[in-house]
Order: sequence, then structure tokens, then C1' cells
RNA sequence: UGAGUCGGCAGGGCGGCCGCGGCGCGCGAGCGUCGAGGAAAGUCCGGACUCCACAGGGCAGGGUGGUUGUUAACGGCAACCAGGGGUGACCCUCGGGACAGUGCCACAGAGAACAGACCGCCUCGGCGUCAGCCGGGGUAAGGGUGAAACGGUGGUGUAAGAGACCACCAGCGCCCCAGGUGACUGGGGCGGCUAGGUAAACCCCACCCGGAGCAAGGCCAAAAGGGCACGCGAGUGCCUGCGCGAGCGUUCGAGGGCUGCCCGCCCGAUGCUCGCGGGUAGGCCGCUAGAGCCUGCCGGCGACGGCAGGCCCAGAUGGAUGGCCGCCGACUGGGACCUCGGUCCCACGAACAGGAUCCGGCUUACAUGCCGGCUCAUCCG
Repeated sequence: UGAGUCGGCAGGGCGGCCGCGGCGCGCGAGCGUCGAGGAAAGUCCGGACUCCACAGGGCAGGGUGGUUGUUAACGGCAACCAGGGGUGACCCUCGGGACAGUGCCACAGAGAACAGACCGCCUCGGCGUCAGCCGGGGUAAGGGUGAAACGGUGGUGUAAGAGACCACCAGCGCCCCAGGUGACUGGGGCGGCUAGGUAAACCCCACCCGGAGCAAGGCCAAAAGGGCACGCGAGUGCCUGCGCGAGCGUUCGAGGGCUGCCCGCCCGAUGCUCGCGGGUAGGCCGCUAGAGCCUGCCGGCGACGGCAGGCCCAGAUGGAUGGCCGCCGACUGGGACCUCGGUCCCACGAACAGGAUCCGGCUUACAUGCCGGCUCAUCCG
């Protein structure tokens, strides 16, 4: 200098005028202060919180799948192990089980899981002048087909071969030693001779999981009617709370709940269901002080944790942060100058994109600018 790889930050700013929402102060006019995102998106996971509800068991269903940490928890994150890719920094993995069982492996090929003889090789018999042909038996080392053919190389042996046997290796099983918290790694020994692939196919195994969700869930008000109290009356106050009809039921239990089913358990009487008619649709809480953020120190490879100090950053509800003007602003285009480093002028002018209970993640979208670590190549000293 170039290429690569991993990570981080920003993603508009300044000024003026007018206009919004919350909170605080003020009689008022008004003043002060705060006011969207790294993804607010997707609704894919996990929770906090609320209710069922006092909360059991089983089945179904769902999720995860190497180890160890971390966290409120997770399918997250960190580190490591194994396998694979890359010269490397690094990156990837639906990472338990194929000897529980059932499937599938097209076509080709003799044969695709305890398979198989197409071409071959050996041997016996028959036919034939010869070349060869037919039949029986043995064989799977050689060739061929295929993505893949029931270990590999070399030898002994054989009629010809073959783990039939032997040496070395790979794989599998068992035992021992060393290292590591562990997954696992390295080394040594014994054995038999070798048991395909696929579970991101069904399945088996291990572990985990109640359900619904802020439109959760509470409070107040209103309403036609009814009851009680006070009052001579008008009326006032409190409680309850739609009216009419029909059916079933009232402890020998209608109905409801445990948000898929069963058992079991619980609630339950001015009750439940059906039909006709009527009233209300309003306000408040939940609602933002948090598993919160920032800074420093300590521990840890790291995710993260501990300690100390500081800060309060939207809480709307037909739904707020907008409109106008000026300047700066990357890239790009044009022009001029130039020591070829660059300087000046004009034009253009930024991406994805807006809360609604909140938080921790994951995934997806994103113009551009800046910073840092590491790897490789080349050059100079």
C1' cells in the first nucleotide's frame, strides 16, 4: 500500500418565526421543563404483571438436543469440544440414538443390507480337425454399473481364490495410564475380523412446559325498576339494580370453573337457559422509578457479576414533537487553478423508517460516514 475478516459508533446539525402533548408554578396573561428507534417493524421466543385459582394427577400437544458457565428466564449470550470449509485471521452445524421397530436410497447394475454372479478365474464331463461350444461344481481377489457394492496395503496359502491365516493401518468393542470441572484429547494393551447411508423420514431416548392476555384486570358514574329510612306533603338520603313470559332447578344439585380431553376437586340458589322489549357505551386507575440508565473501581479469557457515586429520559387516547425560511452537511455531476498532494465555485442533497403495559433476546430492512483489532500478499528501512 492492497485484499480479507471480526467488532464498535453515528445515522443529521445550528438559528429564526408560527404551532402541538405531559408535568410544575400562576387569579390570569403567561413562565419553566421534558417530548420516539436501532430497529419503534415481524409477533418468532422468554419473562415481569393481572385474572382463572385454594391448586392435583394422567393423556394428548408443544419445545429443546455436544459440554461448562451466565441470566429472572429463553430456542438467548460467552467460552470450549467434535465434524466440515478456508493459506490464514475466521466462518458454518436442526451436533443424543440406525443393535427397539417401520420406511426410503431413482436410473444403471448380477446384486443396495446379512445382497450378489453380468464379463471373468479354476476344475470335471461331453462334442469338435482346429478355433471353440454345452453342462456340473468351486470362487468373489481382477474388470464393469453406480453417489455408494459387506474394510485398505503387502504377503502366506490355494486347483483358482477368499481375514482362511499373518504383518502393518483404519474402524468397532473392552481394559489401563496421563491431562481436563466436562464434552473430549493423547498414549498403551487385548479381542474378534468389520455390523452401508438416511431420523432436516416416521420413531425411540433425555430434559423442559398450566391457560388466557392491558381489548389482562379493577373502581366510579348513568339508566328504566324495586326495597328501606325520614317527611303532613313536595321531596331528600341510603341500598340494590333492567322489565315481561316460558322451561328446568334449589343440597337426592339446574348450571358454572380448572381456557384440548379424562379423573379428581371447587363454586353454586331473589339460580340457569330461551324468546320479546328497554338503558348505558362516559370517566378514572392500571400508565411508566424500572430484572432502569450513566461513570469509576474490583473479579472473570468472556458473557456477566459485585461495590461506590450520579441521573429521571413520551405516557397519548380521532391519538402530541409539525410547518415555513436561511446556513452547514456525505456521495455524485460540471467548471477553473495546481507543486498533481490538493484548493475554490455551481448544481444536487441523503437510507430503513413512527410508541400504546413493560423488559431481555432473535429475525428482517437500511444511502452513507468514521474508528479499532487481527490475517494474508507485496514493497521500503